[in-house]
Molecule: FMN riboswitch aptamer (RFN element)
Organism: Metabacillus sediminilitoris
RNA sequence: UACAUUCUUCGGGGCAGGGUGAAAAUCCCUACCGGCGGUGAUGAAGCAUUUAUUUUGUUUCUUAGUCCGUGACCCGUUAACAAUGUUAACGGUGGAUCUAGUGAAAAUCUAGAACCGACAGUUAUAGUCUGGAUGGGAGAAGAAUUGC
Repeated sequence: UACAUUCUUCGGGGCAGGGUGAAAAUCCCUACCGGCGGUGAUGAAGCAUUUAUUUUGUUUCUUAGUCCGUGACCCGUUAACAAUGUUAACGGUGGAUCUAGUGAAAAUCUAGAACCGACAGUUAUAGUCUGGAUGGGAGAAGAAUUGC
């Protein structure tokens, strides 16, 4: 330093105010929120260069709910087992963005206007309440062992 195995820890946010009603954090006005990895014209820092706080090069960190991929939920196949379930592997399903500006280049910058959000429950329809869930999880950090 790369890979493999094992272990440990971490790993999701949000209805304030008002209206109607017998009843709504579910409807209406309005408010609020944005998992993980990647990309990268953002931003920052270090180093070298330089008279220079500039320039150029380079390294590290870093910028997307709506781009690429992926997790939760749901469905299926196969296998195992203490068996009508559970676990594991694999597969399926899986929401949403435009316009203007700058520029050589914009799907990430700046400005504006939009849009999206599993399942079950509920005196009334839920991204935000309650529940499965003290669960699972993409993955993140660290440690140990072996090999090179």